Predicted 3D model of a 102-nucleotide RNA (SAM riboswitch aptamer (S box leader)) from Robertmurraya massiliosenegalensis. It matches the Rfam family "SAM riboswitch aptamer (S box leader)". Rfam links the family to the GO term regulation of gene expression. Lineage of the source: Bacteria > Bacillota > Bacilli > Bacillaceae > Robertmurraya.
RNA sequence: CUUAUCCAGAGAGGUGGAGGGAUUUGGCCCUAUGAAACCUCGGCAACAGACUUUUUUAGAGAACUGUGCCAAUUCCAACAAGCUUUUUGCUUGAAAGAUAAG
Repeated sequence: CUUAUCCAGAGAGGUGGAGGGAUUUGGCCCUAUGAAACCUCGGCAACAGACUUUUUUAGAGAACUGUGCCAAUUCCAACAAGCUUUUUGCUUGAAAGAUAAG
């Protein structure tokens, strides 16, 4: 850079000791009943490889390997359009980001 997905799912223990939820702004939330980070064990999912199977440019299954993930929709909004409208709220798209494969 390209393609696909992002309203589902899945946590305990130890070390550690104050932050964390990507970045900026605003909101909201988590956190001394212990944040980040690291380690151990466990789990979720099924992107790629391998495997099984079928109606074989594909579907289904399974979970061995490589990743990934395990508060809240990517926590919500920001930009554009539409609907509604007192404030506001809702929907769609974009942007940004994350993950996988190339």